[in-house]
RNA sequence: UCCCGACAAAGGCAAAGCUGGCAAAAGUCAGCGACGCAAAGCCACGGGUCCUCGCCUCCUCCGCGACGCCUCCCGCGACGCCACGAAGGGCCCCAAGAUCGCCGGGCUGCCACU
Numbered sequence: 001u002c003c004c005g006a007c008a009a010a011g012g013c014a015a016a017g018c019u020g021g022c023a024a025a026a027g028u029c030a031g032c033g034a035c036g037c038a039a040a041g042c043c044a045c046g047g048g049u050c051c052u053c054g055c056c057u058c059c060u061c062c063g064c065g066a067c068g069c070c071u072c073c074c075g076c077g078a079c080g081c082c083a084c085g086a087a088g089g090g091c092c093c094c095a096a097g098a099u100c101g102c103c104g105g106g107c108u109g110c111c112a113c114u
Stems, first nucleotide, its partner, number of pairs: 005111001012037002017032006035101001041107003045104003048099003052095001054091004059085001063081003067077003
């Protein structure tokens, strides 16, 4: 110096959750908190996974209005509103973004047996 991670020593990071902020969202930042991690340090280089502000289209259910049928009620039929809208579908997506605690790769790093 390199590989390796048993036994230690000094330490380090911080899952889920909660609170607050940012973002359209995925997610992220801070505090509390520890599931775990020998790189759970850094990098979006390759792969995987995740998100979609916006645009277009459609018109279901409930409800409302008034019309017709029915002896009346109930019920039935079609129309309009609800609609600058819920769900669904399409485009945006061969993109942009996120994720390194998904995998690989690159860079850097503490300690010690052999």
The RNA shown here (c-di-GMP-I riboswitch aptamer) has 114 nucleotides and comes from an uncultured Woeseiaceae bacterium. The coordinates come from a structure-prediction model, not an experiment, and the mean pLDDT is 75.